[in-house]
RNA sequence: GACUCAUCAAGAGCGGGGGAGAGAACGGCUCAAGGAACCCGCGGCAACCCCCGAAGCGUCGGGAAGGUGCUAAAUCCGUCAGGGCAACCCUGGAAGAUGAGGG
Numbered sequence: 001g002a003c004u005c006a007u008c009a010a011g012a013g014c015g016g017g018g019g020a021g022a023g024a025a026c027g028g029c030u031c032a033a034g035g036a037a038c039c040c041g042c043g044g045c046a047a048c049c050c051c052c053g054a055a056g057c058g059u060c061g062g063g064a065a066g067g068u069g070c071u072a073a074a075u076c077c078g079u080c081a082g083g084g085c086a087a088c089c090c091u092g093g094a095a096g097a098u099g100a101g102g103g
Stems, first nucleotide, its partner, number of pairs: 003101006013042005021031003025079004043071003048067002050063005075095001080092005
């Protein structure tokens, strides 16, 4: 990298370094010199793995030491298909992200 499964409308930022980009691609829109990416420190959120209890089929309640993850906007919105005759909206998919798994 590919595969399988689950989740993606909630939640959570300060300081130091850095110096022009960032939000996956494209379009839109937005964030950014009142300081982007990225790195470090210390916080925080959440609860996938994990731990405890109950139940007995993948459920419910609790925990947070450890492994990840996350900490602008719904995965920021759209892109493909279908529907609601239009504006606009809804449903599903694709793609992506994260975790876990077996190989």

The RNA shown here (SAM riboswitch aptamer (S box leader)) has 103 nucleotides and comes from an uncultured Chloroflexota bacterium. The model forms 97% of the base pairs in the Rfam consensus. Its Rfam family is "SAM riboswitch aptamer (S box leader)". About the family: The SAM riboswitch is found upstream of a number of genes which code for proteins involved in methionine or cysteine biosynthesis in Gram-positive bacteria. Rfam 15.1 lists 9,625 matches to the family in 4,158 species.